[in-house]
Small-subunit ribosomal RNA, 5' domain from an uncultured organism, 466 nucleotides, folded computationally.
Its mean pLDDT, the model's own confidence on a scale to 100, is 88.
Context: one part of a larger RNA
RNA sequence: CGCUGGCGGCAGGCCUAACACAUACAAGUCGAACGAUCUCUUCGGAGAGAGUGGCAGACGGGUGAGUAACGCGUGGGAACCUACCUGAGGGUUCGGAAUAACUCGUGGAAACACGGGCUAAUACCGAAUACGUCCUAAGGGAGAAAGAUUUAUCGCCCCCAGAUGGGCCCGCGUUGGAUUAGCUAGUUGGUGGGGUAAAAGCCUACCAAGGCGACGAUCCAUAGCUGGUCUGAGAGGAUGAUCAGCCACACUGGGACUGAGACACGGCCCAGACUCCUACGGGAGGCAGCAGUGGGGAAUAUUGGGCAAUGGGCGCAAGCCUGACCCAGCCAUGCCGCGUGGAUGAAGAAGGCCCUAGGGUUGUAAAGUCCUUUCACCGCUGAAGAUAAUGACGGUAAGCGGAGAAGAAGCCCCGGCUAAUUCCGUGCCAGCAGCCGCGGUAAUACGGAAGGGGCUAGCGUUGUUC
Numbered sequence: 001c002g003c004u005g006g007c008g009g010c011a012g013g014c015c016u017a018a019c020a021c022a023u024a025c026a027a028g029u030c031g032a033a034c035g036a037u038c039u040c041u042u043c044g045g046a047g048a049g050a051g052u053g054g055c056a057g058a059c060g061g062g063u064g065a066g067u068a069a070c071g072c073g074u075g076g077g078a079a080c081c082u083a084c085c086u087g088a089g090g091g092u093u094c095g096g097a098a099u100a101a102c103u104c105g106u107g108g109a110a111a112c113a114c115g116g117g118c119u120a121a122u123a124c125c126g127a128a129u130a131c132g133u134c135c136u137a138a139g140g141g142a143g144a145a146a147g148a149u150u151u152a153u154c155g156c157c158c159c160c161a162g163a164u165g166g167g168c169c170c171g172c173g174u175u176g177g178a179u180u181a182g183c184u185a186g187u188u189g190g191u192g193g194g195g196u197a198a199a200a201g202c203c204u205a206c207c208a209a210g211g212c213g214a215c216g217a218u219c220c221a222u223a224g225c226u227g228g229u230c231u232g233a234g235a236g237g238a239u240g241a242u243c244a245g246c247c248a249c250a251c252u253g254g255g256a257c258u259g260a261g262a263c264a265c266g267g268c269c270c271a272g273a274c275u276c277c278u279a280c281g282g283g284a285g286g287c288a289g290c291a292g293u294g295g296g297g298a299a300u301a302u303u304g305g306g307c308a309a310u311g312g313g314c315g316c317a318a319g320c321c322u323g324a325c326c327c328a329g330c331c332a333u334g335c336c337g338c339g340u341g342g343a344u345g346a347a348g349a350a351g352g353c354c355c356u357a358g359g360g361u362u363g364u365a366a367a368g369u370c371c372u373u374u375c376a377c378c379g380c381u382g383a384a385g386a387u388a389a390u391g392a393c394g395g396u397a398a399g400c401g402g403a404g405a406a407g408a409a410g411c412c413c414c415g416g417c418u419a420a421u422u423c424c425g426u427g428c429c430a431g432c433a434g435c436c437g438c439g440g441u442a443a444u445a446c447g448g449a450a451g452g453g454g455c456u457a458g459c460g461u462u463g464u465u466c
Stems, first nucleotide, its partner, number of pairs: 001460003006338006012331002014296001019294003023291001025289001028055003033052002037048004062249003071174007080166002085162003089158004093127004102117006133142003147154002175221003182212003187209008224246004228239004251272005274285004302328001304327003310324001311322004341371004351362004375407001377402005385393001410455005415436003421450005431438002
């Protein structure tokens, strides 16, 4: 892709344009850090949105573009960091100046911006103290803190250790091409300096002239790697969907900021392409998150439900958020299971087909008779999953009852390979075909029919791998 299609369970579902994306949602939370505003009020208090502040947004989710590399796999190593968590030790003293919100004013179409004034803090700054910590020229020097409150606790600072996570280095392994043979100037090493959490040309100045390469450097092409998966008796070959580990990327290119951690998918800045808004001055955006749209394509689903469970973030908690997740929907896409009835029934009915015209075959097949009711259907009941309470799934699974053989079979093949043959039509035509090859008047090979063989809710075909 063609023909066909009853039910269920479990799984899987853009391999192509890392093409462009309308719309909604996908990361928030804390009033037990803080001031102020508003609403309601039983005047006790309760609540809301914005702002300062804290933690989280570096996880979780996606994709495979790039990468032939310490990227991955495996085995080692020393010069490191680690928020939250755990176990020790010590501390939590005294002060100060601002600022958003708010208010007043101004500019602007908007996005937003600017100025004056007021104010709080677990925001910011100073002083004190500091066993242990760091530096040292060994004398000495440097460095902390934050409170809240329902009075039970939750925090904060320094330091030691642990746990977890991570950064770095090395040996070995890791596609094809020699119709790529030479490559290299921060290049290889040293010294001084800088820099990093940390070793290091990581960076810089100077000095030396090294370093790699036929055991394939360099260059070109291709490619994410692995556990695994498919195949095979194995050796091997092919492959890297789902699931899991690692890596890389987030419109394209570059950059840093914040932070324990990023050079950060739903943060910031610059440049570029594209799209949108505009009052033309200027602004806004990034689905390789979940759905969904256009496009491409042989081809791949719903703009669904729920936080009930598991897990995550914040919070003392109540709780809030969570397209992670759990479920449902669609698809015979795959695997597995079940059904489409059972028994009996020879006048071997009728019909079909064949025939030597006797008969043979379809064929116990049908009809008829006697049964059964899985699944589907109808009615009633109705979970576990989650318990102190809370169930999206779901009136689902399952149980009971009811009716009635009732609603449920197709596809390919029949010359040899290869299991299964006759008749008619056609006449090198029409056609078949995986290979050999069939067809030119009796074609088991084309087309139809009857019969037969194979598989079966699938069967054939095409493509791909072994």